[in-house]
RNA sequence: GCCGGGAUAGCUCAGUGGUUAGAGCGGGCGUCUCAUAAGCGUCAGGUCGCGGGUUCGAGUCCCGCUCCCGGCA
Numbered sequence: 001g002c003c004g005g006g007a008u009a010g011c012u013c014a015g016u017g018g019u020u021a022g023a024g025c026g027g028g029c030g031u032c033u034c035a036u037a038a039g040c041g042u043c044a045g046g047u048c049g050c051g052g053g054u055u056c057g058a059g060u061c062c063c064g065c066u067c068c069c070g071g072c073a
Base pairs, nucleotide, nucleotide: 001072002071003070004069005068006067007066010025011024012023013022018056027043028042029041030040031039049065050064051063052062053061
């Protein structure tokens, strides 16, 4: 330099162009217990990597850039 994959919650990851962006773990609170853990309930937590474009509507499609992983040279 070329090709492919990826970037979404603190972590691991889902997410047909249209619902209010979700799950598990983790965290707060409550419940249960003599107590702790586990269990159960509930709450909080997001610039969907950055900048543009298409569209009535973009996490999703297109372009550029950044970073990570793999391959070729």